Notes:
A computed fold for a 75-nucleotide RNA from Streptomyces sp. ISL-87, annotated as transfer RNA. The RNAcentral record of the sequence draws on ENA. Rfam family: tRNA.
[in-house]
RNA sequence: UGACUAUUAGCUCAGCCCGGUUAGAGCACGCCCCUGAUAAGGGCGGAGUCCCUGGUUCGAAUCCAGGAUGGUCAA
Repeated sequence: UGACUAUUAGCUCAGCCCGGUUAGAGCACGCCCCUGAUAAGGGCGGAGUCCCUGGUUCGAAUCCAGGAUGGUCAA
């Protein structure tokens, strides 16, 4: 310098290709149930600028352009 790839909840990730209901799962966290008490189990709940900026569109996590950071490869 170039190509490819990843970025979504505290953590690990799905969803993106093919735009449309309230943005989801597991773990973790809080409360409650259960128990003699724990663990396990069950119920409920909190937690998000979908990396950033701009564009397209009635409507963007999803499409387009530019940028940022990490990874892999090539030189």
Source information: The organism belongs to Streptomyces, within Bacteria.